[in-house]
Context: one part of a larger RNA
Parts: sequence; structure tokens; C1' cells
RNA sequence: CCGGAGAUACCUGGUGGGACGAGAAGACCCCGUGGAGUUUUACUGCAACUUGUAGCUGCGGAUUGGAAUGAGAUGCAGAGUGUAGUCGGGAGCGUAGAAUCCCUAACUCCGGUUAGGGAGGAUGCGACAUUGGAAUACCGGCCUUCCCAUUCUGGUCUGCUAACGACAUAAAGUAAUGUCGGACACCUGCAGGCGGGCAGUUUGGCUGGGGCGGCUCACUCCAGAAACAAUAUCUGGAGUAACCAAAGGUCAGCUCAAGCGGGUCAGGAAUCCGCUGUAGAGUUUAAGAGCAAAAGCUGGCCUGACUGGGUUCUGAUUACCAAGGAACCCUGAGGCUAACGCCGGGUCUAGCGAUCCUUAACAUUCCUCGUGUGGGUUGUUGAGGUGAUAGAAAAAUUACCCCGGGGGUAACAGAGUUGUCACGAGUGAGAGUUCCUAUCGACCUCGUGGCUUGCUUCCUCGAUGUCGGCUCUUCCUAUCCUGGGAGCGCACCUAACUUCCAAGGGUGGGGCUGUACGCCCAUUAAAAGGGAACGUGAGCUGGGUUUAGACCGUCGUGAGACAGGUCGGAUUCUAUCUACCAGGUG
Repeated sequence: CCGGAGAUACCUGGUGGGACGAGAAGACCCCGUGGAGUUUUACUGCAACUUGUAGCUGCGGAUUGGAAUGAGAUGCAGAGUGUAGUCGGGAGCGUAGAAUCCCUAACUCCGGUUAGGGAGGAUGCGACAUUGGAAUACCGGCCUUCCCAUUCUGGUCUGCUAACGACAUAAAGUAAUGUCGGACACCUGCAGGCGGGCAGUUUGGCUGGGGCGGCUCACUCCAGAAACAAUAUCUGGAGUAACCAAAGGUCAGCUCAAGCGGGUCAGGAAUCCGCUGUAGAGUUUAAGAGCAAAAGCUGGCCUGACUGGGUUCUGAUUACCAAGGAACCCUGAGGCUAACGCCGGGUCUAGCGAUCCUUAACAUUCCUCGUGUGGGUUGUUGAGGUGAUAGAAAAAUUACCCCGGGGGUAACAGAGUUGUCACGAGUGAGAGUUCCUAUCGACCUCGUGGCUUGCUUCCUCGAUGUCGGCUCUUCCUAUCCUGGGAGCGCACCUAACUUCCAAGGGUGGGGCUGUACGCCCAUUAAAAGGGAACGUGAGCUGGGUUUAGACCGUCGUGAGACAGGUCGGAUUCUAUCUACCAGGUG
């Protein structure tokens, strides 16, 4: 000096593994006593519609109700002269026209009753007998039913025109005329019905995410609970929202369960007698505690299952806290007992409920006017209930969705764990003709892995893009083939089976399905299993899943919903750093 290799720094071009890359205070999920859209037999209202009534609103006719008053009639069980409504007075009534006869009308239980007209001129009726009750003989009051008259007030039908309305004419001002309708309608007041047409709202909490389920949402007992007290979980086992006028108070007497022995019917078991008998019974009701001359069983008498007031404890360990509960004391009036004494329910621990409103009893405080047995108000004591139980009056849906937040909380991935899963080991019952271990191997026991599925919810919700495929790289071995070595129920040969070393290389092509998986076809030495954020979307695809449109089935009254099906449906990023590749320069 030339050539090659390496180290290092920089430049140019490129690829996109990483910077939990950039973008957008996650749209999925949960939370908020957040919002909005929609639905409905959610709640509460409003319009509209409809019905009644009153006003605007008048004049007639017919018909039919109601109320009051007046006159008249009406009233039949059976017995009984016979059509006895009921009560009272009553010994007489009838020339103000009786019996009887004729005509007419009404009612009828068909026997008669009542009314009107004519003739007639005192002959009739009652008291007496029958009857629970005595005369429509006479007079008075009342009731049932019917008819007439008057007054008041309704209903229905119908006629009219002048209110009112519609249309038309001409006019231009506020009036007119005509036709049709007409006291209806319109309008207004009051009251009822209907009323997602419209509006305002609500639609709880706990929760090993939320939903579904459950109530562990108010109380009581036992365990957990770790020898004061207190103590959690959707921890384990059970109860309560009553029942009882005796199952309460008191006084007195008695002793239970069970066993043994005896004894007519009588037996395993009935009532009876004797003995033993600390509770093995019973105590309204869960469990725990307590209880024997009782707190149990039986009987007598009672109502303390009282009035008024207070203290303490609990509820609620430790600040405050209501209802409820318990114990004790004082006062008044009582019950039982010979007396002492006991008694404010049940042997104790569960059995419960504010304000407002309504209602009841008592007291009377105050106000008021129509002065009453009035209305309102006040005080004390009760009842009616809120069980989401310290007590709003309350249904859904949203994939059309929105906001504020959360990794306080789910879905993917990671992490932890490993029941499940995969692969082994120990022992060896048994199978293997015999023989545990050539091969297979129950029950039981012990591991390894972190691939499956679970569980936890620790990072991430001011975003870690989610299945499969394509592409490309690397790693593990628990080895499918290829290499080497052993065993065999390998005599040899050819195969097979089991096993040791071994990860260098290979492990392919098609059909169906979005598929992974799986099934099938033809080959092959073999068509092994896995990891890398179920490797890989700032590399691709977008078939599936998982927005908005739509259809079917099913569910729902509906809006809508469905790990049911179906068609369609946007895949951003110009590379700063790092990493790697290629080239160049010092």
C1' cells in the first nucleotide's frame, strides 16, 4: 500500500415487536334517592266526549204522576139472623119521610152493599140470645183502599213564535228583510261517568358484579363468641306477629315419669292396692335457664289482666336517641288468708307501631250563633297502620339513548388458587392357563403442570380492540416420524407392545362448517402435543359475535325481550424514542 473481518459513532432508506403507542373523562357492566324517549288495566291530574240539573227561557193543548186540604164511599176467616176495619161516648134513632114495590147506575167474595128517581105513609132498627170483641140505632176520632174537587209541584207527547241559531239578499256600518230551525241547540255554573289523547312523577334496600332467587329488612332462644360486657358473613339449628275470663290472684291440700310385686272380667296396654322413685314428668307456645310441703296437680273464694305519681335498667357496651319491655318504691280503693303476707296478668327471656286524620269515653279550657241534647277548640285515656316494621301515596321498557362517576364492581387478558382438567408416583385387590408388576390395574394415598373449566376481584373503565383465518418468528417436551439403547407372554424371522437417551430436522394436501374442535377422502417416514396478552388488527381479513334497519318463532296487554334463527351493516394513525433490516461515511 492492497484485501478481509470485528468494535464504535453518525447519516440515508425501510419494517412496524415495544413504548400497557396516539385518538375519544369506555358506548359494554355497575353506581347516582341523575336525565330523557316510549308503553300500560303504575300513581295523581287535565283536555276532549257523554249524562243529569240550573240559567239564558216564552205562549198554548193533550196525557200521566206526587204532596197537602176538604167531601163521599170502602173493610166478608170460622161460629153467628149476617159483608162485625179499630177506639171512645151511648139508651135511644126515624114526618128533614121507615118497611115494602118498580126503574136506573156503580162495586162485588155472586151472597149482597151503596147511590139516584117514583109510589107509599110508621108497619122498621137497637137493648135480649150467639161472639175474645156490639151494634152504620145515633155521634166523634183514627187506619187501609177507591173516587171527586181545589192548591202546589213534576214527567211525557205535541202545536206556535217573539228570545236564540243557521243560510241568503242587498247595504256599509252596529241596523233591516226573507227562508229554515226553535225554546231545542250554542254558551255558562254545579255534579257524575269515561278518559295514555295530553302532562307531572314514581318504579326501595341488602347482595362474594348486577339480574333471577331469597329476606339473612322488626323481634326471641342456642352455637359460632376465643371463661366480664360487646362482636361479622346470603354462618349452622329453631321460633314470633299469638293464645287463655282461666291457662289470671290468693289460700289450702297433694306429688310426678318410670319400674317391680299383687289383683274379677282385663289381654302388651284401662281402673285398684303396696314398695322404690332428685324429677328421668309437668310447666299454653321455640330453645335455654328455673321450679318438689312448688313455679307442677286438685279444690274454695275472687278480679291486682287495678287508679294516680316516681326511680332504675333495657331498647342503644363505649356521645345523644323514640316506640316497646322489665324490676322496684309511694298513694288511694280492694281480693285472698287465722295470721305473717302475696297480688299492677301468665316462672323468665319473643307476641310489636310516630306525626296528621277519623272515631270512642271522661273532663270540662276557650271561641261562636239560628241558644240547642248545637258547632268548633282544649286536656286525659283508648281504637283504626304504616311487616321496606324510627312509619313517602307509586308500574314497566330503552339495541334510539344521554350525563356524572367507578377498576369501590362484571365481561377479555394478566395475577393468585387448582376443586375440575392434563400427566405422573406409592401400595398392589384382581385380570393375565400358573405368576401382582410382558401388558392392564380397582380402593386408598402423595405429587407435578398451569392447556380446560371454575373461584377470588389484586392491576387496568380520563379505553390493555374481542373469536377464527392469513402471514411470520421463536421456545418447551409429557417424542408422532427419523437416530441410539433395554425389556417382552422376543426360540428364529416379520410385526406389535412397554420403556431409557434424544428437540438436529420434519410433522403435509383436500371436502363440510365463520368456526376452534370434530367427521370424512386420498396419500405419507410421520401426518405429536403445547406456550409466547387463548403469540401476532399503529401487519391484513371481517365470515362469527356485539349498535342503529328488517323478518320469523316464542314470551309480554303493550313499549319491547330472547348464550333462539335469518338478510344487511364504517376496521383511523404522515413513526418521536426504542427494536430490527439494508446501504453509506468517519
Notes
Predicted 3D model of a 586-nucleotide part of an RNA (large-subunit ribosomal RNA, domain V) from a Promethearchaeati archaeon. It matches the Rfam family "Archaeal large subunit ribosomal RNA". The organism belongs to Promethearchaeati, within Archaea. RNAcentral holds the full RNA, with entries from ENA.